[in-house]
RNA sequence: UCGUGCUAGGCGGGGAGCUAGCGGUGCCCUGUACCCGCAAUCCGCUAUAGCGGGGCCGAAUUCCCGACUGAGGCCCUUCGGUUUUCGGUAUGCGCUCGGGCAAGUGGUGAUGAAGGAUGGGUCCUGCGCAACGGGAUCUUGCGAACCCCGUCAGGUCCGGAAGGAAGCAGCGGUAAGCAAGUUCUCCCGUGUGCCGCAGACCAACCUGUCCGGAGCCAACUACCCGGGUGGCGCCGGGGACCGGGGGUCGAAGGAGGGUGCACGA
Numbered sequence: 001u002c003g004u005g006c007u008a009g010g011c012g013g014g015g016a017g018c019u020a021g022c023g024g025u026g027c028c029c030u031g032u033a034c035c036c037g038c039a040a041u042c043c044g045c046u047a048u049a050g051c052g053g054g055g056c057c058g059a060a061u062u063c064c065c066g067a068c069u070g071a072g073g074c075c076c077u078u079c080g081g082u083u084u085u086c087g088g089u090a091u092g093c094g095c096u097c098g099g100g101c102a103a104g105u106g107g108u109g110a111u112g113a114a115g116g117a118u119g120g121g122u123c124c125u126g127c128g129c130a131a132c133g134g135g136a137u138c139u140u141g142c143g144a145a146c147c148c149c150g151u152c153a154g155g156u157c158c159g160g161a162a163g164g165a166a167g168c169a170g171c172g173g174u175a176a177g178c179a180a181g182u183u184c185u186c187c188c189g190u191g192u193g194c195c196g197c198a199g200a201c202c203a204a205c206c207u208g209u210c211c212g213g214a215g216c217c218a219a220c221u222a223c224c225c226g227g228g229u230g231g232c233g234c235c236g237g238g239g240a241c242c243g244g245g246g247g248u249c250g251a252a253g254g255a256g257g258g259u260g261c262a263c264g265a
Stems, first nucleotide, its partner, number of pairs: 001265006009057003012030004020046005034054005063258003068253001072249006079243011092232002094229007103221003106217003115211008124199005129193002131190006138181005148173004156165003
């Protein structure tokens, strides 16, 4: 130096959680690196820390250490951003309601404002009247097998006869009732009409006459006072997410370095 056969060792690892602690099953992250059985109201161990059974590689690209690098998880954070929720604030702004005012806009006014006097209407009450609605009377028509009237054929009864009596149907007229009608009469009612008379009234609105002689109105803007509203802003508390800072554990990669035995040539 080469060949053959073995051994150590390897055939994944990590985070959180669970646990007295260490692993595993389960979850998550890396990544591809054997199989079977056990195992989260757990399974197996004891700082030498899964247990039991089997298989493959095997002294080096494969095993061990490892500068550097670093996925990801967990904890803390009064560092920043986004968002949500609760409370407060109207003396920060906004919106809205009521009252006032009369600066602006506007309307009205010498075809006469405000104000004053006087009268009328609307509004309220009483009486009367009209209209309307309803009803009654009235007129016409229909309308009673009998218990309404008149006339009563036929028939019935009384009588020797003459002549009488009751009376069904029919006909005519009516009662109760039904239908139609409106001229007249009567009764009842009505936010119909102010038609007549009288009275009351914040004299509210409108209107006529007289006095008066230049303002009056208050819709909008502005201004003042008061009330309501948490929409925006501001202050404070809580939550979620993203990023930053700090800490902790840390996979994969990894310069470089290290490491057996036996036999034979």
Predicted 3D model of a 265-nucleotide RNA (Bacterial large signal recognition particle RNA) from an Actinomycetota bacterium. Rfam family: Bacterial large signal recognition particle RNA. The literature on the family includes a 2009 paper in RNA Biol by Rosenblad et al., "Kinship in the SRP RNA family". Rfam classes the family as a non-coding RNA gene. The coordinates come from a structure-prediction model, not an experiment, and the mean pLDDT is 77. NCBI's taxonomy places the organism under Bacteria, Bacillati, Actinomycetota.